[in-house]
RNA sequence: GACCCGGUAGCUCAGCUGGUAGAGCAACUGCCUUUUAAGCAGUGGGUCCUGGGUUCGAGCCCCAGCCGGGUCA
Numbered sequence: 001g002a003c004c005c006g007g008u009a010g011c012u013c014a015g016c017u018g019g020u021a022g023a024g025c026a027a028c029u030g031c032c033u034u035u036u037a038a039g040c041a042g043u044g045g046g047u048c049c050u051g052g053g054u055u056c057g058a059g060c061c062c063c064a065g066c067c068g069g070g071u072c073a
Base pairs, nucleotide, nucleotide: 001072002071003070004069005068006067007066010025011024012023013022019056027043028042029041030040031039049065050064051063052062053061
């Protein structure tokens, strides 16, 4: 330098063919328990890497860039 994959909740990751963004773990609250842990129920938490474009509507499509990993040179 060229190409490929990835960037979404605190962490690990889903998200189909574009239609108001989810799971598990963690955190918090309650129940249970002598207490802790475990178990059960619930709650909160998001600038979907950045900037533009297309569209009535973008996590998803297009362009440029940034970051991480890989292949080749």
Predicted 3D model of a 73-nucleotide RNA (transfer RNA) from a Patescibacteria group bacterium. The source organism's lineage runs through Bacteria and Bacteria candidate phyla. Rfam family: tRNA. Rfam links the family to the GO term triplet codon-amino acid adaptor activity.